[in-house]
């Protein structure tokens, strides 16, 4: 000091969450010691017990007992008396104390607290200081005894005594109050001091000591004195009352409050001032600087937190209030309205003989309730401090100190060294190994700490007693005195012995692996994990942190500049009020002079201690304690400065206003007027239609519409001018004319002298829509009709049409009232239009006052803003804090209502948001391509039949491919095989491979029985050796094998497809905060990011082209199995033969085409258009080639390969069946419907392949399919091999046909162990649908379609499919509105899984919190009344009246909270219904 979260990224904006650090804390695991803190935060609820305030005989009278001893009575019991216990106990009478220490935080928002002052308006026992006293008298009264009533508490009568109890009398240094002089001193009131004179005010005794002097004489009075009390003053300390200025939570959805109320006289009261209290007079005081009223709360020192500033907070310690079961009230005292007194009330508990008493833990233990929670009914006065005494001492649950609790902060421990075989487990693992780990064990050593003994402290020196110093005072010595405590400490002995957990591990945040689970269990602080490979969940192992703790929850401070004094924003994120005017506030121009309030400087006081900080010291050390001390800041007062700001007093003219002359202008009211267009009405002419819409239909029109003309009537708006043109503060304002009247601009200089600027409340103005009253109503148009559209269409379109628009009055107060930009001054580069004025050299100048575009600096998150600020500064006022509930809801306030103003919470979400990037998309625009439509040709959807698939069926009909881009696809060929499906039957180291061990034998073949086969059983067979094997090969074992099982969403490889579309990127370099961006756009131009030109880019790469195959032309070269022109030979006739190398061809090399030439056009460019010449022209055709990527696109069933699953089975073999099923439905293809044809006969012309388990010829047999024999050929030789359409003649004559072949019979051929399920193929016979095919769809631009046949893989036979390959040979178009794809540039976007997208509402369930509601229930305050204890006051000789008032009771509201039938809307919930409102021109631009 920051980090995580909004986006595909990105940058602001904004929240939410996080790390830290704390606690009087509490859960949850754990759990060795000490020291030193703390410990009911909840129920100010209730309390049994016991203890917390008592003391003093030196104030005062009375005064026992028990037991001891002794003595009397006849000493048997008893009984009396005497010493002592003892002047003690307990009791009473006075004194002081109980007001103090302890508690607790209800109550209180106040003069209670702080703090700083006043008291000249006061008190102060005890304690000091000074003074001056302490005289003489008197009545009583308790205890105490005697009666007596009560149960008990407790009371009553009668008798008797004492005091430092009570009362009189004296005296008064003084004091109080009065009269008079006089001085000081105060802002004033007045205070003070001396002098007079007068009135009035007091006491108490107690206990030692000495006898020197007086009287009696042991000692005593009296006296002498010492302590110790009493009294008046006196001053002082201390402690307190009272009064004032500042400060001191929250709500304005609390705005008005008050009758002793505010103030004055008199008078009472009090220590004292006061309406504190009377009685009377006056009508006043508080409030927006926040009155009263509600709510919450003890204040502070400080404690926590934080860089500070601030924020929270007020336990333990310390100062102050306040309370003491609840409320009310006095007494008595110096002081109390009294925690442990009193008195009445009330609630409560408790005792009772029922008549009546008793009690108050918010003292210290303790107790039950309550609650997530919080201790011992210890010890001790040993210290420290209080009370009471002279004292000794007594009392003290204050306090000292143990007990309980890891509740906190602090310390120490759980052992050091040494140890590699890296032990064993244990965990992973690629299986080789790593890891856990020097970690253990082992040796050695040590003993904090336990454990056992043994010494053993300080804390204590006051007092008192004695001694001693000169005496009193005071100093020293001795002697007693310890609760904790036999405690800390110290030594000694054993023995590594007695001692480690917790939390976490995906980012944020240090730390990673395996199993198991399978969006299930379960985690989660915040993003978010989990749907078969979870570093994120549960265990396990490793790790990391912190450590007697460790997490978790809760709380407050930080991080949050996220309320912003320091230290934020309002154009578009949350935020400028609609606009003015204009009190209070706030702020304010030049000089002068004085004062000193603010300011500044310096000194005084004060800010208790403690605490934090500094430094030291003391416990072994730290926490902890103690000592010393410094500072900043508050409040006060003294002095001293005047620059600013403030107040006074004076003057200026630059701000503001006034004047004179001019100037624009839909500024505003009111009256007048005008002309064009629309509707309506009368008339003419007219005739069948008009409207009106994408297209129509309602409408209207033969009773004459629309249309034309003329005329008249009405009501609204005012064309052209007209313009980022004026003008008003904004809303706004538009024919002309006239009246009246506001504001503004220039120019001039006279006057006035600061008169200004802002503005909470406050007036006032304030579009349309709406509302009242009343006119007015021509066009337009909410509601509404109707017609259309559509699934619906309560819309959008059409016809109609009512408020309403329009005037007059008077309301309403809002709007996207916007520039989303409050006003006002004042500086801060330009350029370029444009209104008004004004100067002027009349220019392209100047100026002043508006009004626009673009622009530098400058700001901005970016867009933009830029002298009309969104710059740079001042003053003012408004307003903002996350989205959503919700601009809701309750109160109020306005209003006639609609509704406006003002304005929340719960609970829910982790974002919403702004502005700018790329992408994608648009029923958004440009440009372009392409059998994408058009133009054409030919199919396909109909029928038959073949083949896929779906679907059904089935023991199985294995599986796989599903839009394009599954469906004659995987399969280039399922009768067994194939085969993975199913029945059945076998078989378990196995059909197959490798390896280890044991045992045995050759193994193979060979014959035979069973069986449907595998299999199963019998026989028969026996290899080489150096004997040591050795090489097979059975059996058994043990590793393993074997799976076309699962996951193509764990994969690799290889396909498809966008698409052979032209496009996809890089490195430097620049722009940009960045995310990109630039290149790659632009202008041309191409098939092409093809090439040219420009250009903050230059360059390069994948890909486009080209390079290869193959065709088309020529040439060389070579000529056999191909060829045969010449030139011979034979032949009926043929390259048959000789020879030839000319020509086909064959297969090698090479040539050729490059816009290369010319014309023309382009930018002198790239190209483009013609033309020459060429076999061939503008990549000649045609293949191969498929760039960055997309579809989790297909493939585990070609092959590979990870997890997972199976192992006498999901592996394997074997027979059979089954992949060939059949109402149906789709693809895809063959045949055909005929005459461009069908048939029968003659007849010609190919390519390209393929052959030895293989083509086979000629020859013969069969109608055919074939057979049957067999040359030739491993093939430019031989064969398969006939090419068919096409060309001739005939024939058929439009017909379900001599078209069409489906089917269906018989009969055969071939293949092959084997044609039933289920091959093909021939023959005869049968001859079924079918007459060119709905709505939709498909192919195809030149050797193409179309049509014709041939060949070949695969095959043992099986093709209308598949590859190929020749033969004939069209037609149309040169175009880009449309449909579909694509490409570039662009624009909008709320899409980013990216339109198959996002997403709004009702309505249906669930949950949740809320409003509202007829009642209901509850609190708390307040009025008014009746009733009225105790007590205090007034009157009274007294009885006893009366004011006053707690409780109580009655009445009537307001006010707060709870609850409610039922009702309102909210808000959240994977996969309901119903539309598509919005985001692209969201299909009607959207919004307010």
């Nucleotide at each position: 000091a920051g980090a995580g979260u909004u986006u595909g990224a990105u940058c602001c904006u904004g929240g939410c969450u996080c790390a830290g650090a704390a606690c009087a804390a509490a859960c949850g695991c754990u759990g060795g010691c000490g020291g030193c803190g703390u410990g009911c935060c909840u129920a100010a609820c209730a309390c049994a017990u016991g203890c917390a305030a008592g003391u003093c005989g030196a104030a005062c009278g009375a005064g026992a007992a028990a037991c001891u001893u002794c003595c009397c009575g006849c000493u048997u019991g008893c009984g009396g008396g005497a010493a002592g216990g003892a002047g003690u106990a307990a009791a009473g009478u006075g004194g002081c104390g109980c007001a103090c220490g302890g508690g607790u935080g209800a109550g209180u928002a106040a003069c209670g607290c702080g703090u700083g002052g006043g008291u000249a308006a006061c008190c102060u026992a005890c304690c000091u200081u000074u003074g001056a006293a302490u005289c003489u008298g008197g009545a009583a009264u308790a205890a105490c005894c005697a009666g007596c009533c009560g149960a008990a508490a407790g009371g009553c009568u009668g008798a008797c005594u004492a005091a430092u109890a009570c009362c009189g009398g004296a005296u008064a240094c003084g004091g109080u109050u009065u009269u008079g002089a006089g001085g000081a001193c105060u802002u004033a009131g007045g205070u003070u001091c001396u002098c007079u004179a007068a009135a009035u005010u007091a006491a108490a005794g107690g206990u030692g000591a000495c006898c020197u002097c007086u009287u009696c004489a042991u000692g005593a009075a009296a006296g002498u004195u010492g302590c110790c009390g009493u009294u008046c003053a006196u001053a002082g300390a201390u402690g307190g009352g009272c009064c004032c200025g500042c400060g001191u939570a929250c709500c304005a959805u609390u705005a008005g409050c008050u009758a002793g109320u505010u103030g004055g006289u008199g008078g009472g009261g009090u220590a004292a001032u006061g309406g504190c209290c009377u009685a009377c007079c006056a009508a006043g005081g508080c409030g927006a600087c926040g009155a009263u009223g509600g709510u919450u709360a003890g204040c502070u020192g400080g404690u926590c937190u934080g860089a500070g500033a601030g924020g929270a907070u007020g336990a333990u310690c310390a100062g102050c209030c306040a309370c003491a079961c609840u409320g009310g009230a006095a007494c008595u005292g110096g002081a109390a309205c009294a925690c442990g007194g009193u008195c009445c009330a009330g609630a409560c508990u408790c005792c009772u003989a029922c008549g009546g008493g008793a009690g108050g833990c918010a003292g210290c233990a303790g107790u039950g309730a309550g609650g997530a929670a919080u201790a011992u009914u210890g010890c001790g006065c040993a210290a420290u401090g209080g009370g009471c005494g002279a004292a000794a001492g007594c009392c003290u649950g204050a306090c000292g100190c143990a007990g309980c609790a890891a509740c906190g902060c602090c310390g120490c421990g759980u052992g050091g060294a040494u140890g590699a075989u890296g032990a064993a487990g244990u965990u992973c693992u690629u299986c080789g190994g790593a890891a856990u780990g020097u970690a253990a064990a082992g040796u050695c050593c040590u003993u904090u700490u336990g454990u056992a003994g043994a010494g053993g402290a300080a804390g204590a020196a006051c007092a008192u007693g004695u001694c001693g110093g000169u005496u009193u005072a005071c100093c020293g010595g001795c002697a007693c005195u310890g609760a904790c405590g036999g405690u800390a400490c110290u030594c000694u002995g054993c023995g590594a012995a007695u001692a480690a957990g917790c939390c976490a591990c995906g980012g944020c945040u240090a730390a990673c692996u395996c199993u198991g689970u399978g969006c299930c269990a379960g985690c989660a602080g915040c993003c978010g994990c989990g749907g078969u490979g979870a570093u994120a969940c549960a265990g396990g192992g490793g790790u990391g942190g912190c450590a007697a703790g460790c997490g978790u929850u809760g709380u407050c401070c930080g991080g949050a500049u996220u309320u912003a004094c320091u230290g934020g924003g309002u154009g578009u994120a949350a935020a400028g009020g609609g606009u003015g005017c204009g009190c209070a506030g706030g702020c304010g121009g030049g000089c002068u002079u004085a004062u000193a309030a603010g300011u500044c400087g310096g000194g005084g006081g004060u800010u208790a201690a403690a605490u934090c900080c500094a430094u030291g010291u003391g416990c072994u050390u730290a926490a902890c304690a103690c000592a010393u001390g410094c500072a900043u800041g508050g409040c006060u007062u003294c002095c001293g400065a005047u620059a600013c700001u403030g107040u006074a007093a004076g003057c200026c003219u630059a701000g503001a206003g006034u004047c004179u002359c001019g100037g624009a202008g839909a500024g505003g009211a009111a009256g007048a007027u005008g002309g064009a267009a629309u509707u309506u009405c009368c008339g003419g002419u007219g005739u069948a239609a008009c409207g009106g819409u994408g297209g129509a239909a309602u409408g209207u029109g033969u009773a004459g519409a629309u249309a034309u003309c003329g005329g008249a009537a009405a009501g609204a708006a005012c064309a052209c001018c007209a313009g980022u043109g004026g003008c008003g503060a904004a809303g706004g304002c538009a024919g002309u004319c006239u009246u009246c009247u506001g504001g503004c601009c220039g120019a001039g200089u006279a006057c006035u002298g600061a008169c200004g600027c802002u503005c909470a409340g406050g007036c006032a103005c304030g579009a349309a829509a709406g509302c009242g009253u009343g006119g007015g109503g021509a066009g337009c148009a909410a509601a509404c009709a109707g017609g259309a559209u559509u699934a619906g269409a309560u819309a959008c379109c059409c016809u109609g049409g009512u408020a309403g628009u329009c005037c007059a009055c008077g309301c309403c107060g809002u709007a996207a009232a916007c520039g989303a930009u409050g006003a006002a001054u004042a500086c801060u580069a330009g350029a370029u239009g444009u209104u008004g004025g004004u100067c002027a050299u009349a220019u392209u100048g100047a100026u002043c006052a508006g009004u626009g575009u673009c622009g530098c600096a400058g700001c901005u998150a970016a867009c933009g803003c830029g002298u009309u600020a969104a710059g740079u500064a001042u003053u003012c006022c408004a307003c903002c804090u996350g989205g959503g509930a919700a601009g809701u809801a309750c109160g109020c306030u306005c209003g006639c209502a609609a509704g406006a103003g003002u304005g929340a919470a719960a609970c829910u979400c982790a974002a919403a948001g702004g502005a700018a990037u790329u992408g994608a998309c648009g029923g958004g625009g440009g440009c372009c391509c392409g059998c994408a439509c058009a133009a054409g040709c030919g199919g396909u959807g109909g029928a038959u039949c073949a083949u896929g698939u779906g679907g059904u069926u089935u023991a199985a009909u294995u599986c796989g491919a599903u839009g394009c881009a599954a469906c004659g696809c995987g399969a280039a060929g399922a009768a067994c095989c194939u085969u993975a499906c199913c029945u059945g039957g076998g078989c378990u180291u196995g059909a197959u491979a490798u390896u280890g061990c044991g045992a045995c034998u050759a193994a193979a073949c060979c014959u035979c029985c069973u069986g449907a086969a595998a299999g199963g059983g019998a026989g028969g067979g026996u290899c080489c050796u150096u004997c040591g094997g050795g090489g097979a090969g059975u059996c058994g074992u043990a590793a393993c094998a074997g799976g076309u099982g699962c996951u193509g969403c764990a994969u690799g490889g290889c396909u498809g497809u966008c698409g052979u579309c032209a496009g996809c990127u890089c490195g430097u370099g620049u722009c940009g905060u960045g995310a990109g961006a630039u290149g790659u756009u632009g202008g041309g131009u191409u098939a092409a990011g093809u090439c040219c030109c420009g250009c903050a880019a230059c360059g390069a790469g994948c890909g486009c082209a080209a390079c290869c195959c193959u065709u088309g032309u020529c040439c060389u070269u070579a000529g056999u199995u191909g060829c045969c022109a010449g030139c011979a030979c034979a032949u009926a006739a043929u390259g048959g033969u000789g020879g030839g190398a000319a020509c086909u061809c064959u297969a090698a090399g090479g040539a050729g085409a490059c816009u290369g030439c010319c014309g023309g056009u382009g930018u002198u460019a790239a190209g483009c258009c013609g033309g020459a010449g060429g076999a061939a022209g503008g990549u000649g055709g045609g293949g191969a080639u498929g760039a960055c990527g997309u579809c989790a696109a297909g493939u585990c069933c070609u092959c590979a390969u990870g997890g997972c699953c199976u192992u006498u089975a999901u592996a394997u073999c074997c027979a059979g069946g089954g992949c060939u099923a059949c109402a149906c439905a789709c693809g895809u293809g063959c045949u055909a419907c005929a005459a461009u044809g069908g048939c029968a006969c003659c007849u010609a012309c190919a390519a390209a392949g393929a052959g030895c388990a293989g083509c086979u010829a000629g020859a013969c047999c069969g109608c055919a399919a074939g057979g049957u024999g067999g040359a030739g050929c491993g093939a430019a030789u031989c064969u398969c091999a006939a090419a068919a359409a096409a060309g001739g003649u005939g024939u058929c004559u439009c017909a379900g046909u001599u078209c069409g072949g489906a089917u269906u019979a018989c009969a055969g051929u071939c293949u092959g162990c084997a044609a039933c399920u289920c091959g093909a193929c021939u023959g005869u016979a049968u001859g079924a649908a079918g007459u060119u095919g709905g709505a939709a769809u498909c192919g195809c631009u030149a050797g193409u379609a179309a049509u014709c046949g041939c060949a070949g893989a695969u095959c043992a036979g099986c093709a209308u499919g598949c590859u190929g390959c020749g033969g004939u040979g069209a037609a149309u178009g040169u175009g880009u509105u449309c449909c579909c794809g694509g490409g570039c540039c662009u624009u909008g976007u709320a899409c980013a899984c990216a339109c198959c997208g996002c997403c709004c509402g009702u309505c249906a369930a669930g949950u949740c919190a809320u409003g509202g509601a007829a009642g209901u229930c509850a609190g708390g305050a307040g009025u008014a009344c009746c009733c009225a204890a105790a007590g205090a006051c007034a009157c009274u000789c007294g009885c006893g009246u009366g004011u006053u008032u707690a409780a109580g009771g009655u009445a009537a509201g307001a006010c707060u909270g709870g609850u409610a039938a039922c009702u309102g809307g909210g808000a959240c919930u994977a996969a309901g219904u119903c539309g598509u409102a919005a985001c692209a021109a969201g299909g009607u631009a959207a919004c307010c």

Small-subunit ribosomal RNA from an uncultured bacterium, 1488 nucleotides, folded computationally.
The coordinates come from a structure-prediction model, not an experiment, and the mean pLDDT is 84.
The RNAcentral record of the sequence draws on ENA.